Predicted 3D model of a 73-nucleotide RNA (transfer RNA) from a Patescibacteria group bacterium. Its Rfam family is "tRNA". It is annotated as a transfer RNA.
C1' cells in the first nucleotide's frame, strides 16, 4: 500500500428478494419464599458507527470516513 468481511438495545446475535427493528441474557417493578437464587407475570430500553446517494420506501443497493478483524506485499 491492496483485496475480503464485521458495525443494530448494557451485552451476545436476529431480521427473507427494500415495505420502516426483534430474541436470549442484563435493568425495573410484581408474584413466590423466613430472607436470597430460581421459576412465574407485567415493563422499560435503538437516530440501525458518522456523511452522502439512489428510491415512493434503505439495517438492507452504491460512494467516502471512523473503528475493528483475517489474508497478500
Nucleotide at each position: 500500500g491492496c483485496g475480503c468481511c464485521c458495525a443494530u438495545a448494557g451485552c451476545u446475535c436476529a431480521a427473507u428478494c427494500g415495505g420502516a427493528a426483534g430474541a436470549g441474557c442484563g435493568g425495573c417493578g410484581g408474584u413466590c419464599u423466613u430472607c436470597u437464587a430460581a421459576g412465574c407475570c407485567g415493563u422499560a430500553g435503538g437516530c440501525u458507527g458518522g456523511a452522502g446517494g439512489u428510491u415512493c420506501g434503505a439495517u438492507u443497493c452504491c460512494u467516502c470516513c471512523u473503528g475493528g478483524g483475517c489474508g497478500c506485499g